[in-house]
RNA sequence: GUUAUUCUUUGGGGCGGGGUGCAAUUCCCCACCGGUGGUUACAGUCCACUAAGAGGGCGCAUGCCCUCCCGACGCGGCGAAAUUCCGCGGCCGACGGUAUAGUCCGGAUGAUAAAAGAAUGAC
Numbered sequence: 001g002u003u004a005u006u007c008u009u010u011g012g013g014g015c016g017g018g019g020u021g022c023a024a025u026u027c028c029c030c031a032c033c034g035g036u037g038g039u040u041a042c043a044g045u046c047c048a049c050u051a052a053g054a055g056g057g058c059g060c061a062u063g064c065c066c067u068c069c070c071g072a073c074g075c076g077g078c079g080a081a082a083u084u085c086c087g088c089g090g091c092c093g094a095c096g097g098u099a100u101a102g103u104c105c106g107g108a109u110g111a112u113a114a115a116a117g118a119a120u121g122a123c
Stems, first nucleotide, its partner, number of pairs: 001123010016030004031103002033093002035049004044091002053068006073089005095106003
């Protein structure tokens, strides 16, 4: 240094103003936000992953595993290279609750992608 196992820590942001109304951070106008890995150069929108939802299997059980489902971008510029940068204009955002919610409350002081570190073994 590589790799395997175990352990520890970390691991998601955002409604401010106005309008209507009995009632809306949910509607309307303006506003605001962007997890993780990859990609010849930086990504909410490319390729994947995770949480949520559905079905099935296993287990006494906390749970574990498999499958399905899973949103959204164009133009111009620079350049060897960018749907990633710059400019302009767009678009998207689980489930339950509630006046219809990406931003409130709840499952969740949860879980997870993954990142960093430590120990041990192997090479």
Background
A computed fold for a 123-nucleotide RNA, annotated as FMN riboswitch aptamer (RFN element). The model forms 100% of the base pairs in the Rfam consensus. Model confidence (mean pLDDT): 83 of 100. Rfam family: FMN riboswitch aptamer (RFN element). The family has 146 seed sequences and 6,230 matches in Rfam 15.1.